[in-house]
Molecule: small-subunit ribosomal RNA
Organism: uncultured bacterium
RNA sequence: CUGGAGAGUUUGAUCCUGGCUCAGAGCGAACGCUGGCGGCGGGCCUAAGACAUGCAAGUCGAGCGAGAAAGCGGCUUCGGCCGUGAGUAAAGCGGCGAACGGGUGAGUAACACGUGAGUAACCUACCUUCCGGUGGGGGACAACGUCCCGAAAGGGGCGCUAAUACCGCAUACGUCUCUGGGGACUUCGGUUUCUGGAGGGAAAGGCGGCCUCUCCAUGGAAGCUGUCGCCGGAAGAUGGGCUCGCGGCCCAUUAGCUAGUUGGUGAGGUAACGGCUCACCAAGGCGAUGAUGGGUAGCUGGUCUGAGAGGAUGAUCAGCCACACUGGAACUGAGACACGGUCCAGACUCCUACGGGAGGCAGCAGUCGGGAAUCUUGGACAAUGGGGGCAACCCUGAUCCAGCCACGCCGCGUGGGUGAAGGAGGCCUUCGGGUCGUAAAGCCCUGCCAGAGGGGACGAAACGGUUGAAGUCUAAUACCCUUCGGCCUUGACGGUACCCUCAAAGGAAGCAUCGGCUAACUACGUGCCAGCAGCCGCGGUAAGACGUAGGAUGCAAGCGUUGCUCGGAAUCACUGGGCGUAAAGGGCGUGUAGGCGGCUCAGUAAGCGGGAUGUGAAAGCCCCGGGCUUAACCCGGGAAGGGCAUUCCGAACUGCUGUGCUUGAGUCCGGGAGAGGGUGGUGGAAUUCCUGGUGGAACGGUGAAAUGUGUAGAUAUCAGGAGGAACACCGGCGGCGAAGGCGGCCACCUGGCCCGGAACUGACGCUCAAAUGCGAAAGCGUGGGGAGCAAACAGGAUUAGAUACCCUGGUAGUCCACGCCCUAAACGGUGAGCACUCGGUGUUGAAGGUAUUGACCCCUUCAGUGCCUUAGCUAACGCGUUAAGUGCUCCGCCUGGGGACUACGGCCGCAAGGUUAAAACUCAAAGGAAUUGACGGGGGCCCGCACAAGCGGUGGAGCAUGUGGUUCAAUUCGAUGCAACGCGAAGAACCUUACCUGGGCUAGACAACUCCGGACCGCCUGGGAAACCAGGCUUUCCCUUCGGGGACUGGAGGUUCAGGUGCUGCAUGGCUGUCGUCAGCUCGUGUCGUGAGAUGUUGGGUUAAGUCCCGCAACGAGCGCAACCCUCGUCUCUAGUUACCAACGGUUCGGCCGGGGACUCUAGAGAGACUGCCGGUGUUAAACCGGAGGAAGGUGGGGACGACGUCAAGUCCUCAUGGCCCUUAUGCCCAGGGCUACACACGUGCUACAAUGGCCGGCACAAAGGGUUGCGAAACCGCGAGGUGGAGCCAAUCCCAAAAAACCGGCCUCAGUUCAGAUUGGAGUCUGCAACUCGACUCCAUGAAGUCGGAAUCGCUAGUAAUCGCGGAUCAGCAUGCCGCGGUGAAUACGUUCCCGGGCCUUGUACACACCGCCCGUCACACCACGAAAGUCGGCUGGACCAGAAGUCGUCGGGCUAACCAUUUAACCGUGGAGGCAGACGCCUAAGGUCUGGUCGGUAAUUGGGGUGAAGUCGUAACAAGGUAGCCGUAGGGGAACCUGCGGCUGGAUCACCUCCUUU
Repeated sequence: CUGGAGAGUUUGAUCCUGGCUCAGAGCGAACGCUGGCGGCGGGCCUAAGACAUGCAAGUCGAGCGAGAAAGCGGCUUCGGCCGUGAGUAAAGCGGCGAACGGGUGAGUAACACGUGAGUAACCUACCUUCCGGUGGGGGACAACGUCCCGAAAGGGGCGCUAAUACCGCAUACGUCUCUGGGGACUUCGGUUUCUGGAGGGAAAGGCGGCCUCUCCAUGGAAGCUGUCGCCGGAAGAUGGGCUCGCGGCCCAUUAGCUAGUUGGUGAGGUAACGGCUCACCAAGGCGAUGAUGGGUAGCUGGUCUGAGAGGAUGAUCAGCCACACUGGAACUGAGACACGGUCCAGACUCCUACGGGAGGCAGCAGUCGGGAAUCUUGGACAAUGGGGGCAACCCUGAUCCAGCCACGCCGCGUGGGUGAAGGAGGCCUUCGGGUCGUAAAGCCCUGCCAGAGGGGACGAAACGGUUGAAGUCUAAUACCCUUCGGCCUUGACGGUACCCUCAAAGGAAGCAUCGGCUAACUACGUGCCAGCAGCCGCGGUAAGACGUAGGAUGCAAGCGUUGCUCGGAAUCACUGGGCGUAAAGGGCGUGUAGGCGGCUCAGUAAGCGGGAUGUGAAAGCCCCGGGCUUAACCCGGGAAGGGCAUUCCGAACUGCUGUGCUUGAGUCCGGGAGAGGGUGGUGGAAUUCCUGGUGGAACGGUGAAAUGUGUAGAUAUCAGGAGGAACACCGGCGGCGAAGGCGGCCACCUGGCCCGGAACUGACGCUCAAAUGCGAAAGCGUGGGGAGCAAACAGGAUUAGAUACCCUGGUAGUCCACGCCCUAAACGGUGAGCACUCGGUGUUGAAGGUAUUGACCCCUUCAGUGCCUUAGCUAACGCGUUAAGUGCUCCGCCUGGGGACUACGGCCGCAAGGUUAAAACUCAAAGGAAUUGACGGGGGCCCGCACAAGCGGUGGAGCAUGUGGUUCAAUUCGAUGCAACGCGAAGAACCUUACCUGGGCUAGACAACUCCGGACCGCCUGGGAAACCAGGCUUUCCCUUCGGGGACUGGAGGUUCAGGUGCUGCAUGGCUGUCGUCAGCUCGUGUCGUGAGAUGUUGGGUUAAGUCCCGCAACGAGCGCAACCCUCGUCUCUAGUUACCAACGGUUCGGCCGGGGACUCUAGAGAGACUGCCGGUGUUAAACCGGAGGAAGGUGGGGACGACGUCAAGUCCUCAUGGCCCUUAUGCCCAGGGCUACACACGUGCUACAAUGGCCGGCACAAAGGGUUGCGAAACCGCGAGGUGGAGCCAAUCCCAAAAAACCGGCCUCAGUUCAGAUUGGAGUCUGCAACUCGACUCCAUGAAGUCGGAAUCGCUAGUAAUCGCGGAUCAGCAUGCCGCGGUGAAUACGUUCCCGGGCCUUGUACACACCGCCCGUCACACCACGAAAGUCGGCUGGACCAGAAGUCGUCGGGCUAACCAUUUAACCGUGGAGGCAGACGCCUAAGGUCUGGUCGGUAAUUGGGGUGAAGUCGUAACAAGGUAGCCGUAGGGGAACCUGCGGCUGGAUCACCUCCUUU
C1' cells in the first nucleotide's frame, strides 16, 4: 500500500491483426410468470399537451370609518319594535406580506453555471446596535347613500366621511448638493479626513396603566409612565446587483464575421460601471489557440461504473439559473418586469340576451390525451418552518403523516428434531435395479409472522391562563417588561410502535436455466416441419440445443426478458496502441505560423519544488461513535478534497534578459567525379519511301494457314536521294538528381554534391499545418511534324461463339513549340533530421601513407552504392551502421469487411476528371505471415504392358450370357466409371422364389409355457388344381421308487409370443472391393520453432523396395518391404505298394510273374544360392557390370500374404444386429404363371469368315482331377444320342478316359465354297411327378449373316502370348460361364518425348467437401435502404419594406384639475400661477403583411447505381505459368466478365545468361 482474472467466434490446423458476442455492476424503469409480513426510501423520463372540481396567501379591529342576518328572548294595535346575537360576519380605506415557500427544465453554449477574485462603480424592507427627533396644520377618496347603464362581467354621475391614507408649514444631530482652505494615502483615475460658507430635505400615531406636579375634578384631560409604532442619520447582519481570470458539448461538408459595430468627447439614463441610449469624431474590433453559422444541452455538489486515469450521467436531496398558455410591455414596491398581479397582441377553451365578457394546475390531489410506463380529488397544523398580529390566534396541499404500487434497498418467515418397509406414485432402466428420497407418512417439539383478546407509549417543549417569588421602570407596593417555581391546557399519525395472553404446523414458493461460453441430463414427441438462438450455431427419424415430462442447477418473494450506462475494450491507447507485407508515410521539394533546439557565466523567478494562510456550503463517499431488537435508515464527531487565490522561501531544469565560446549551421581557398537541367549545332548505323540499274516468280506471314504484296516486275541486290524518330557496342544492382526522371558527339548558360585546408560569421539550427513550385504515361487546346510503332477501325484466321489472344493493314497518338491536366504498384509498398550500437566482403569518387623507376593493385580516412551477418527487434516473413535496433524532435496517416478511391456539398479543371469525403443498409467476418496436405495445361528425379516395339483380340456377323430401356398382372431384389454389366447366381421347367393371379390358415411352417389325448411312423377311401377337409385301417416307444417323468405326435388356450428376403449399408458388427504388392505410414526420447509443425523420413549414391551404404541434431523403435510358409526346378537320405523295371530268371509277351530297391515316381526328411569367389567400376561403402563354378545367380519361376488410411465404396437378400414398421397380414401353405417378354442400346464371351484351313482315314504323347442314392468296364443292340448289361472299384489297384492340336496319307483349289454353321421342318434319346410356356443331346433335312470388321479400344515381356484338348465344383437334367490341368509354343522392348496411373524432392496457390476446387460480371425475378429528379409541402433564418397594439420616454397639452402660492371676496365662490391628468403627436417596438434570398426536412411520375436472397440465363475474367503472367494509372472499344494501346510495378511461374554472396 488494499489495488488490475477472462472466454467464444475467421483456419484442415497455427500464430498475429481485427471486429462481433458473453460472463460483472448499475437503473426514477417497463413487460411476462409468481407473490406471506415488516421497516426505510422512491413513484409522468413521453405532450413545457389540454384541463372539470376543490384546496395551495393571507393577516392585522392594538391604523380607520362604517356595520348586517339567521337564531334566541321580550313586547305588540300583528304593520312591526326592543334586547341579545355583535361592534360579530361580510365588504371597504390603510399597513405588512403576497418577489418567500411550492412546481417545471421549454429556452439558454451564455459571466447561465462552477471556482477564485473585484466593486474606491452599488442597493438592501423586516432584524440588531448607536446618535438625534416625533411640533403644528390642511384638503380629499373608498366604503356608504342615491340615480343611471349593462344579460353578465362590470361601469358611470352626484353626495357624505375617518385614519398610522394624502399634502403644505416649522425644526435639522446626522445626511444630500454646490463651494473655499489644509492634511494623509494613491495604481495619479481617485479615495479619505479636518475646518468654513450657501442651499435642499423629516415624522403618526395606537394600546395599557397611573394621579406625583397643572386644570376640570367620583373620574378624567394635559401630563407622567409602559409598550408597539413613526422620522432623519451612522453602523452591523442578511440578501442581492454589476465586473473580471480560469474551467466544462459536437460539426471546418460552417472560414471569414462585424455599423452601435470598436474606441473617444459630451449628454441622457440607472441603485450602480458601461454604446446601456443618443449626438458628433476616428476606423476600428473578432478569427485557424476556431470567429461567424448550424446541431445538441439547464449548470453544479453529486450519481453510476472503473484498479486507477477516465467514461457516462445530472431522478429523488442540496446550491445557482431560467420559465409560468405564446409573444411584447411596463406599473407597484426595499425587492418583480412578478406561477395563483396589471395592460396589449395571438392561439385555444368556456359563458352570452350576440351587444360583449371570462380563463391560464410546469402548486396539492384529480381528469382526458400521449405512452412500454409513474399513485389518493386522504388527515392534520400535533411537530419543524413561514406570513400577519402586542398577543390570543388565524392562514399555510411548505411540512408532518396516512393511502396505492415487490419500483428499489434491508430484515424475517413459509417450521424444528426424529424417521428405511428406502412405502405408494412419477420418471428412467442393461429389467438386476436406479432416482425423486429423510423427502413424505408416522412420532416428539417450537411459536417468528399473519389471526384473536388485553395493556399501551416516545415524539410535548412551549405559548398562554392562573398563582407565588425576585428584578427593572416609576412619584408608585399600578401597569408593562425580564427571570425563576407550582398547577392547568395542546398528538394528525393512532389505539400505531411496543408488551402480555390464547389457539394452531395449522394460512404463506416461485421463477429461470440445464450443447459450448456457463453451474446443471435423461426419456418421449417432432422430422430443415413446428420451433430455438446473446455469439458460435441446433432441427432433413435414434435432437443432452425444438415441445413436454422426470431429474438437476441457480437465485428466491421474487425470478426472468427487454431497454439504457460504465466495465471487460490496451477496440481513440495521458496512464496505455500503431503505420515494410495485416487498416495506416503525404508523389517530391521550398517554406510561413507553430512545435523543438549546442557549450559557458551572470541576473530574473513566468513555469517548477516546498512551507503557511484563505477558500473548497450542507448532504454524500471514507473513519470513529451513537439511536431504532438487527440491517437498510438516521444522528454526532473527525478525516479527506484535485483545484483556485494570497504570501514567504529555493534556483537544479525549462523559459526570459544579458556576456562570451565553436563543436551544429554557413562563408571562403584549393582540387574532383557525374546520362543533373536548359539552349543551339552536328554525326553515323538502321527502318520506310522515292528514282534508276540488275533480275524474273514468287514474297510475306503462321502452330498451320489465309487476308496482303507481286509479270503494271514485287521480294532479293546495287547506286543515288528524301524524311522522321531513336542513339547499338562502351553499359556495369556503375553515375547524377528532391521526386518524376536522365544515355551519340560538340559549344554556351546553369543547379547541386564530394574531398582537402581551417581564414571568417558565431546557434544564424531541425521539422513543418496553410501556402507555393515540380510532378511518368495517357488525355485536352492551338499550330507544326509524321519514318517506325500503334488504341479505335477493317480484313484474314482460331473457335460452339471470339466484339480477344495470332496474322495483314491502319487513324488518333507517340515527336516539336506554347498552354492545360496533376494522376500511377508516383514502391524500398519503409516521412524528414540528429546521435548511439559487433564484424566480413565487393564496387564508385576523393585524399593521405608505405615500398617502388612507376600505385589501378597494399594500408588508413571520408562520401556514396550492393551482399552476408552479431546483438537487438518482428506475428512470422524478414530487418540488421543505407535498421524494421536503441533514443530524441517535428510532420502526415490508421481504427472490422462491404456499401465506397461512392453520394451530396465545397474548391480546381476547356473537358476527361481531380481533391476533400459521409450515411442508410448489410455481414461474422474481411485480413497478414507461416504450416500440413491436395492440385497445376510448374520444374526435377524415378517406376509400371503406361507409351513405344510386337503378337493376338474387341468394336462389324450369327449365337450365348449379363445389363439398360421398354413391355407386363408380375417380368422379385441387389450391383452402376476404373473398382456394376458370363456380377450375388459353383447351374430359375416344379422346387429354388423373395414377384404376380387365384385358393386357403390365423398361437400360425418354426421356438418356449399350460392342459388334454395318442407312441410316432405307415396305409386306404371320397371331394378338390393342390394346399386342405372328411372318414377309415394299422400301430402300444424309453425310464420308473409304479406316484409319475421324458422324447415324439394330434388338439385346445393366451394380457407373455412366433414370423417378416418389410425399411434404414447414411445407425452398425462381420466380410469384401479399390488405390496397390504401390513403398510407403507412424511412434518414443532429444533438438529446432511462440505455434501449427519440422527434424528423424531431407541430402549423395544404390535398390524391385524407407533395400542397403555414406553423410547429417538426431538416436532408436513399430506397422509395411524382404525373409520365415506352400509349390515347381537339382541332388542326397529314408521308404517301396496299387507306382517303377536297369541287371537276373520265367512268360500266355501284358512289369504279366519271380524278384529287385538301381531308375522314374510317390512323400517324408535334408542339402543347395549367400553377391559366397574372381576381375572391374564405385567414396576404402552400399551396390552395379562381367566372369568362374553350378540343376538353378543376383527376388531362380509361381502362390499365399495387402501397412496407416481413402472412397458415409458394396452388402440389413449369407449371417449377426440398434431403431422403425406389419400382426385374420408386409406372416404361413398351395396351384398356375413370371424371373426365359422384345422395336432397341451396351458389356462379356463362343463360333466363324477359311488352305498355317476343311473333310476322310491312319497313328502317337499328358497332367490334374472325380467316383457307393456314385464311377460304371468288357460284351451285345442302335447311324447316333443312347439302351441292355453288370465285371471291377470306398480307388497310385477299378472306372470316367477317347486327350486334342501334332504326325502320316488322301480329297477339296479360292467359291459365300466340301468355309461358316444360325434358323427352320421332321424323327428321336436321356433326366425328371412333369420338358407347352421353358432342358440338354442325337439323326435326317434346311444352310441365314459373315470374305477379317469405322471412330475407338483390350490383353500379354517366356514356358508368357497364341493355340489344343482334359478335368472339377454346382447339378435329377442343363456350361460358349467359372475354377483347375497339361500339350504345342512365339514375336518384340530403340527408348522414356508423349497418353494413363503411381512414388520422392521442390515451386506457386485466393483450393482444404481439397481442380469434379474456388470464383467474376451482365441479364431475369423478389425484397430492402439510399442518390438524382419537372415539381410540391413544411420548419428555421437573412435582407429590404409596409404597418403598428399596449407601454416607457419626449413634445404639445387649447380640455380637466381638492391641498401649495398669489389675488379677489365679509365668506363660500371666482381668477391667475406652480404641479398633475385626460387627450393628441413623435421615437422605439410585439403580433401581422409584402417582396426576395439562404438552409434543413417531407413527398413525387420517372431514373441511377447499391445490398440481400439452397438449387434461373450467358459466358470463364481472377486464383497454378489459371491455360494471353497479373496488377496500377490513363485512353478507346465491347452482351458481360473484359480486350487493346501507352507508361509503370513484382505483390510473376519457368529456363538460360550475367553479377554478387556462402562453403571447400